Transfer RNA from an uncultured Planctomycetota bacterium, 77 nucleotides, folded computationally. The coordinates come from a structure-prediction model, not an experiment, and the mean pLDDT is 81.
RNA sequence: GGCGGCGUAGCCAAGCGGCCUAAGGCGUUGGUUUGCAAAACCAAUAUCCGUGGGUUCGAAUCCCACCGCCGCCUCCA
Numbered sequence: 001g002g003c004g005g006c007g008u009a010g011c012c013a014a015g016c017g018g019c020c021u022a023a024g025g026c027g028u029u030g031g032u033u034u035g036c037a038a039a040a041c042c043a044a045u046a047u048c049c050g051u052g053g054g055u056u057c058g059a060a061u062c063c064c065a066c067c068g069c070c071g072c073c074u075c076c077a
């Protein structure tokens, strides 16, 4: 340099055009329970999906650019 994949809460991760005011697990916080804890149970925890722009009546979901991470190929040493 070329090609491809990925980027969603503190962490992991589903969702791939309208029922998303975004599933689930872990964590954290509060509560119930307990002599105190642990465990268990209940509740809360993403107004928004890397950034910017575009398409559309409507975008996390499609398109473009950029940024970051990963893989493969190529070149140089």
Base pairs, nucleotide, nucleotide: 001073002072003071004070005069006068007067010026011025012024018057027045028044029043030042031041032040050066051065052064053063054062